[in-house]
RNA sequence: GAGUUUGAUCCUGGCUCAGAACGAACGCUGGCGCCAGGCAUAACACAUGCAAGUCGAGCGCACCCUUCGGGGUGAGCGGCGGACGGGUUAGUAACGCGUGGGAAUAUACCCAGUUCUAAGGAAUAGCCUCUGGAAACGGAGAGUAAUACCUUAUACGCCCUUCGGGGGAAAGAUUUAUCGGAACUGGAUUAGCCCGCGUUAGAUUAGAUAGUUGGUGGGGUAAUGGCCUACCAAGUCUACGAUCUAUAGCUGGUUUGAGAGGAUGAUCAGCCACACUGGAACUGAGACACGGUCCAGACUCCUACGGGAGGCAGCAGUGGGGAAUAUUGGACAAUGGGCGAAAGCCUGAUCCAGCCAUACCGCGUGAGUGAUGAAGGCCUUAGGGUUGUAAAGCACUUUCAGUAGGGAGGAAGGGUGUAAGGUUAAUAGCCUUAUGCAUUGACGUUACCUACAGAAGAAGCACCGGCUAACUCCGUGCCAGCAGCCGCGGUAAUACGGAGGGUGCAAGCGUUAUUCGGAAUCACUGGGCGUAAAGCGCGCGUAGGCGGUCUGUUAAGUAGGAAGUGAAAGCCCAAGGCUCAACCUUGGAACUGCAUUCAAAACUGCCAGGCUAGAGUACGGUAGAGGGGGGUAGAAUUCCAUGUGUAGCGGUGAAAUGCGUAGAGAUGUGGAGGAAUACCAGUGGCGAAGGCGGCCCCCUGGAUCGAUACUGACGCUGAGGUGCGAAAGCGUGGGGAGCAAACAGGAUUAGAUACCCUGGUAGUCCACGCCGUAAACGAUGUCAACUAGCCGUUGGAGGGGUAAUCCCUUUAGUGGCGCAGCUAACGCACUAAGUUGACCGCCUGGGGAGUACGGUCGCAAGAUUAAAACUCAAAUGAAUUGACGGGGGCCCGCACAAGCGGUGGAGCAUGUGGUCUAAUUCGACGCAACGCGAAGAACCUUACCUGGUCUUGACAUCCUACGAACUUACUAGAAAUAGUUUGGUGCCCGAAAGGGAACGAUAACACAGGUGCUGCAUGGCUGUCGUCAGCUCGUGUCGUGAGAUGUUGGGUUAAGUCCCGCAACGAGCGCAACCCUUGUCAUUAAUUGCCAUCAUUUAGUUGGGCACUUUAAUGAGACUGCCGGUGACAAACCGGAGGAAGGUGGGGAUGACGUCAAGUCCUCAUGGCCCUUAUGUGUAGGGCUUCACACGUCAUACAAUGGUCGGUACAGAGGGUCGCCAACCCGCGAGGGGGAGCCAAUCCCAGAAAGCCGAUCGUAGUCCGGAUUGCAGUCUGCAACUCGACUGCAUGAAGUCGGAAUCGCUAGUAAUCGCGGAUCAGCAUGUCGCGGUGAAUACGUUCCCGGGCCUUGUACACACCGCCCGUCACACCAUGGGAGUGGGUUUUACCAGAAGUAGUUAGUCUGACCGCAAGGGGGACGAUUACCACGGUAGGAUUCAUGACUGGGGUGAAGUCGUAACAAGGUAACC
Repeated sequence: GAGUUUGAUCCUGGCUCAGAACGAACGCUGGCGCCAGGCAUAACACAUGCAAGUCGAGCGCACCCUUCGGGGUGAGCGGCGGACGGGUUAGUAACGCGUGGGAAUAUACCCAGUUCUAAGGAAUAGCCUCUGGAAACGGAGAGUAAUACCUUAUACGCCCUUCGGGGGAAAGAUUUAUCGGAACUGGAUUAGCCCGCGUUAGAUUAGAUAGUUGGUGGGGUAAUGGCCUACCAAGUCUACGAUCUAUAGCUGGUUUGAGAGGAUGAUCAGCCACACUGGAACUGAGACACGGUCCAGACUCCUACGGGAGGCAGCAGUGGGGAAUAUUGGACAAUGGGCGAAAGCCUGAUCCAGCCAUACCGCGUGAGUGAUGAAGGCCUUAGGGUUGUAAAGCACUUUCAGUAGGGAGGAAGGGUGUAAGGUUAAUAGCCUUAUGCAUUGACGUUACCUACAGAAGAAGCACCGGCUAACUCCGUGCCAGCAGCCGCGGUAAUACGGAGGGUGCAAGCGUUAUUCGGAAUCACUGGGCGUAAAGCGCGCGUAGGCGGUCUGUUAAGUAGGAAGUGAAAGCCCAAGGCUCAACCUUGGAACUGCAUUCAAAACUGCCAGGCUAGAGUACGGUAGAGGGGGGUAGAAUUCCAUGUGUAGCGGUGAAAUGCGUAGAGAUGUGGAGGAAUACCAGUGGCGAAGGCGGCCCCCUGGAUCGAUACUGACGCUGAGGUGCGAAAGCGUGGGGAGCAAACAGGAUUAGAUACCCUGGUAGUCCACGCCGUAAACGAUGUCAACUAGCCGUUGGAGGGGUAAUCCCUUUAGUGGCGCAGCUAACGCACUAAGUUGACCGCCUGGGGAGUACGGUCGCAAGAUUAAAACUCAAAUGAAUUGACGGGGGCCCGCACAAGCGGUGGAGCAUGUGGUCUAAUUCGACGCAACGCGAAGAACCUUACCUGGUCUUGACAUCCUACGAACUUACUAGAAAUAGUUUGGUGCCCGAAAGGGAACGAUAACACAGGUGCUGCAUGGCUGUCGUCAGCUCGUGUCGUGAGAUGUUGGGUUAAGUCCCGCAACGAGCGCAACCCUUGUCAUUAAUUGCCAUCAUUUAGUUGGGCACUUUAAUGAGACUGCCGGUGACAAACCGGAGGAAGGUGGGGAUGACGUCAAGUCCUCAUGGCCCUUAUGUGUAGGGCUUCACACGUCAUACAAUGGUCGGUACAGAGGGUCGCCAACCCGCGAGGGGGAGCCAAUCCCAGAAAGCCGAUCGUAGUCCGGAUUGCAGUCUGCAACUCGACUGCAUGAAGUCGGAAUCGCUAGUAAUCGCGGAUCAGCAUGUCGCGGUGAAUACGUUCCCGGGCCUUGUACACACCGCCCGUCACACCAUGGGAGUGGGUUUUACCAGAAGUAGUUAGUCUGACCGCAAGGGGGACGAUUACCACGGUAGGAUUCAUGACUGGGGUGAAGUCGUAACAAGGUAACC
């Protein structure tokens, strides 16, 4: 820097990614070289070989060779070295390490210096003899040497001292000069010791310590010291973290980072520690010793069972463990080490080689040209694109690898001659220098150079949804799988798998683990705490931190200089060497640190002396529910007594439980008792907070005001500590009126362990004692300073003024607004959340969890302190737009209300569900499916079923060959079809041959075909909210932003209609208008229309006319235009006039942005998928018409406003040639015959019906009603059986106005009456139209439903059909408790006591010295004492693992029960 919480936004906040690094590992792949690195795990066990020897110039012996000069070998004695070098990180939180100092020390070999090196002696190994044992290893005897051992002498210097003195050395070799030896002094080197500072985590480890702290004496050590011991004292360490626990070798450095930091401590270098585990000492200059000793233990091996041997954390190597780490190589050529006089020997140190892409660095795998843009692959819109100059082809080069040849440097020395010099008596010898000669290389077939041949031998890996560079096809179908985070996959996947193409890196590329970074996400640099996580409930106060003003001293802090140190390597800079680089060499810088010293004195500190502005005291006022105690008052509730009085009271949404005739409730009087103090009362007062309210008295704290005086920094904060601390709760004893958890009853409810009601106990009250928590909140720690104003209010003081209310200033509180500033925003704003300072507390993703365990406190309840495993990619804050609310306001609609008529009941029609079926084709499902698609299923339609056919097909295009097309008849069959058969030669061009067009049939290939699937892949069309009044944009402005404003507000409208106002100004789609129709008039025009006047007639029939009606074209008219009122001088509304019509005149068409993945793939079109002798195409029959049932929608009725019969009147709009069909005749009728007229203002359908005038019926299952059924017919049609309509006669079901519920309608409307059309051979109660007759009601907007605007709340945004909580059931995971069980660590007490050291020693042995001897001295062994490892017993602490059972927690597409929360969440929520 990016991704990820949201519909979107800003913030907070976590998770994740891009970078670098690596002793790495794994997967795929692999050409070369240089340079480095290579058991991180089992400090697990180790076969085999090697890793420390050397010296004959210290010694004897044995043996071999000899040029007799000598040379060499072996085992020993002796010397030096095995304390270095090499390995490892187990232990160690420590003077272990780092850094800087210090004094009380030692130091073999080395350097310099002083002195000495004398005289004696006794043994012993080897060897020899004997002997034990399997071996390892011994035992006895004899004899022997030394630079081995011992004594004596001497002592410049040395050590001790009581200052008298006392003590202590030595080694020789060879030869004559060296080497060696002894003592001492000094140096160098190395080592030991002490001190300051630094050095992980845990306080859920707070006290630890008896040699402990100090002193004195003694011992011990190289040396200081409780290091050890005796005695004395009682100290010592610790909140600046002792002790305990866990983890860990430390450092230079390495890695990351801008730095500060963080992580780390491989290789290289310094230091420590360790060497199978534990203990111990010996030797030595040095060890308590990796390849030494002793003991104990475990393990392994040998054994003759008696005993022995061993220690790879050296180099190789083996097993094991593990994701994982190499050869049982070469050489001492170089560098270094040991020994030696030296040559030299030894050296798994080291130098090299081998293995490994483990890391860094370098090189190569060719380069030029080459378009037909080859082939092949992939994609495609089928044109092409891409792979791609890539390949091929042509002309070049040869690094590296290969072959051949040549060929540095790493080599210095050493040896041996010669010469010179030095030493010397010397020409021996030795040393130095010069020079000659022959020589020393593991690596090594070295590096490097030359030649040769040929593009020849040499490219992979990961990725391609976003972050993040790179896209298409196929397969798959929430499967298989991917995934770092977000997330992909449910039939069109750039996210899975493959392919083509692309991107990135490249002998590597990816993945995984780990570290730092990003992460300012522990914030010193550099964060926060009103609401996101976070201010302790509030005071007092200890340590600590911080601290007013002036002067002086000092120099701890502070800043400067000097010199010391800060190892080397590394990092950085420069130069140089490998062809470059990595790498290496040299030099510089740096090492920010520590200690020393010199000078400074501003600031901080220490010390001293002052000051008064901070703080406090004294004096005098003021206000106050501040606190504690005592007393007292009135109102009210309840109870008791009593009077009056009678039937209810009480309670609720409605009731009931309850009380009451045994007298309630109501009312009067009296009394008892407890608790609380109406009005005043107030964002008023007081208090640190919790909190405090009648009145009076006593005691008492604080605040504030005023003017002087006094003290003189006495201050602020405050870890621990301590006190106070609502309510509830606990203990003891009182008290108990009202209220009231628990509990009981009554209701409510599906349930109701609740909400409501009636009762009611703890408790509430008092005294004393606990508890110590609250949303203890201003969700805002305390103190101090500074920073605009305005308006209230409480207390005080000062000034002014009035008759009085009052005004101004100031101060201490307490509120409201508001500027700057701050804030994510909301908001805060002198009472800060602004600008600063001081101190304290607290936070670091959500959940688990304020939980477990442990500790502390508590009588208990519980409080406090306070994790982890596991799990998620979010959780949160503020604000925005919507949606929603059993939130609010305003408004509208046949929404309710007011009315009229229905549905729901009956039978019938029709559609749907269900059922049935071979099939009952399919679709439509709340409103917005259900007389819907279907404006009309007997066949057809038809998509369904059964049977029987066809396969380039019933239909389209192309192509081949034939035939005109067409047509007659017969046979089989249910038909499709199959077979046979008759007639026929047409049109165009051309002389003809022939060709062409249309049509039919044949064969083949492309293809046709599909009412098959997906309406959730789509277009188009449609429904719906809704003819509701809304939906948006540009510019500007406001806001960090999403967004807001405009569009909100005041009026008004049917309307976002219009007006006014306004940080908005304009505009668009909608509204309205423009369109059609209807209502009035005018003009024009009159045939098929009309007929006033004239003529004629049965008849507008005819002449005539166009005035009227009408028709159909064009106009007029209506615009709140006029008047009055209301209104804001507006818009508009109300009333009126005129007018055919009045405020949109009535009706229609017209449907904004969008919503419902709404409907339709079966109208049509169309992507994808599927079928292709069938899911396609003909055909016959059947089905879509079933029928216990349920629902929707109609028509008809139940009758008298009626039925029936007779007579009689008035429409409109339509249709008609495959048609409408007149007159007339026949039939009771449906209809039949008949044929005029009409392609229609002419003819026909065509009789309108309700109505009106009469008649009859008389309230009944009827002269209502017509279902059902029988018989007989008519019509259409190939055909009315399944399954048409109609007619006549007969039959005459149910039904007497319809429960809950529900629908339509506001005027020419409802209701009622008939007429016509489309579809159609025939078939309507459906549907679309037409006219006739023609009402009732609307107070009004409380309520139901739907909608619009504003506002409010929200945990919703798939948007309340939302979200979401808890128990239970199931599966899995981690965890707590748990009778216990098994380990580890540690501690106390006791037992025990190997080896060893020290002490003691009466036992045994004994060479040097003394002694004539006996013996002594000294020593060794043994014994014993002390210390002590292993081990044992008992008890404790701590930790890990495990444990029947058990507790809660977490996670898990569709389990159960309820509905607690989010809206007033339906009882406001929460602590």